[in-house]
C1' cells in the first nucleotide's frame, strides 16, 4: 500500500417562532392563566424464544402432545450467551453446525445397474454354496439416512394490561316494598275463576364514563476486586416518556456532511458561490434475548499479498 477479517460507537448541531402531552410552582385575576422542568430507537418494528406481574384452572402418578439436544460453565430464565472439542469452508485473520442413538423395531435410497436392503443374482470353479471374480453406482452384504417414524434424557398447566382490581350514570331489563283500587284491560256475551298491566320508593348486577395496574427496573453511569470468557460481587454517584384514540410536532435561518455545475488558483483534490440530497424507522405493561431494516461516518484489534529499508 492494496484487498479482507473481527469487535465497538455514532447515527445531524446551534438559534428563532407557534403548537401538543406530562409534572411541579405562583395568583387582587383559580383560568382554553403564568413561569420553569421533562418528553422515542438501535433497533422503539417482527411479536419468534425466555421471564416478571395478574387471573382462571390444579390431590398424586401416568399415558398422550409440544420443545431442546457435543461436554461444562453463566442467567431470573431461554432455543440467548461464553470456554473447549469435534465436523465442514477459506492461504490466512476466522466463518458455519438441529454436532445423543441405527447392539430394540420399523421405514427410505434419485440415475445407472442383472439386481438396492430380503438376500440373493450371474460368470468360472469345486467331492462340497468350496473357492474366486463380477466393469453400475454415494452406497453391493456390509453399511448409510435419526432435518422419517422411532427410542433416550431433560422441560413445559391456560389466557393475556383490551391481564386484573375499584368507584359508577342515562335507558331497558331483574327483585322487593308500598300506593290506587272490588275499579281498567284479556280468556269474542254473562257469572265463578285465572291471568295482566299503572305509579313512587329502594335493592344489586351489567355497560357508557372514569380511576388505579404506570413505570425505581432482574435500571444507566464510573472505579474497583473475582473470572481465559460468558457473568458475579463491592463502593459512588444519577433518575432517564408515561400518553392512551393515544404528546414527543410544523416553519424558517445558519452551520456540518454527500453529490453536481461553474468559478479561482501560490496547483494542495485547496477555496469560494449555486442547486440537490442527507438513511431505516417511531414508544403503548415492563424486562432478558434472537432475527430482520438502516444513507452516511468514527475507533480499535488482527489476517494475506506486494513494495521500500
Nucleotide at each position: 500500500a492494496a484487498a479482507g477479517c473481527c469487535c465497538g460507537c455514532c447515527g445531524g448541531g446551534c438559534g428563532a417562532u407557534c403548537g401538543c402531552c406530562g409534572g411541579c410552582a405562583g395568583c387582587c385575576c383559580u383560568g382554553u392563566c403564568u413561569g420553569c422542568c421533562g418528553g422515542a430507537g438501535g433497533a422503539a418494528a417482527g411479536u419468534c424464544c425466555g421471564g416478571a406481574c395478574u387471573c382462571c384452572a390444579c390431590a398424586g402418578a401416568g399415558c398422550g402432545g409440544c420443545g431442546u439436544a457435543g461436554c461444562a460453565g453463566g442467567u431470573a430464565a431461554c432455543a440467548c450467551c461464553u470456554g473447549c472439542c469435534c465436523a465442514c469452508c477459506g492461504u490466512g485473520a476466522g466463518g458455519u453446525g438441529a454436532g445423543g442413538a441405527u447392539c430394540a423395531g420399523a421405514g427410505c435410497a434419485a440415475c445407472a445397474g442383472a439386481g438396492a436392503c430380503g438376500a440373493g443374482c450371474c460368470g468360472a470353479u469345486u467331492c462340497a454354496g468350496u473357492u474366486c471374480g463380477g466393469g453400475u453406482g454415494a452406497a453391493a452384504c456390509g453399511g448409510g439416512c435419526a432435518a422419517u417414524c422411532u427410542c433416550u434424557a431433560c422441560g413445559c398447566g391456560g389466557a393475556g394490561c383490551a391481564a386484573c382490581a375499584c368507584c359508577a350514570a342515562a335507558u331497558a331489563g331483574g327483585c322487593g316494598a308500598c300506593c290506587g283500587a272490588u275499579g281498567a284491560c284479556c280468556c269474542g256475551g254473562c257469572u265463578c275463576g285465572g291471568g295482566u298491566a299503572g305509579g313512587u320508593c329502594g335493592c344489586g348486577g351489567g355497560u357508557a364514563g372514569g380511576u388505579g395496574g404506570c413505570u425505581c427496573g432482574a435500571g444507566c453511569c464510573c472505579g474497583c476486586c473475582a473470572g481465559c470468557g460468558a457473568u458475579g460481587g463491592c463502593g459512588g454517584g444519577c433518575c432517564c416518556a408515561g400518553a392512551g384514540g393515544a404528546a414527543u410536532g410544523a416553519u424558517c435561518g445558519c452551520c456540518a456532511c454527500a453529490c453536481g455545475g461553474c468559478g479561482c488558483c501560490a496547483c494542495g483534490c485547496g477555496c469560494g458561490c449555486c442547486g440537490u440530497g442527507c438513511a431505516c424507522a417511531g414508544a403503548a405493561u415492563c424486562c432478558g434475548g434472537c432475527u430482520u431494516a438502516c444513507a452516511g461516518g468514527c475507533g480499535g484489534g488482527c489476517u494475506u499479498u506486494g513494495c521500500a529499508u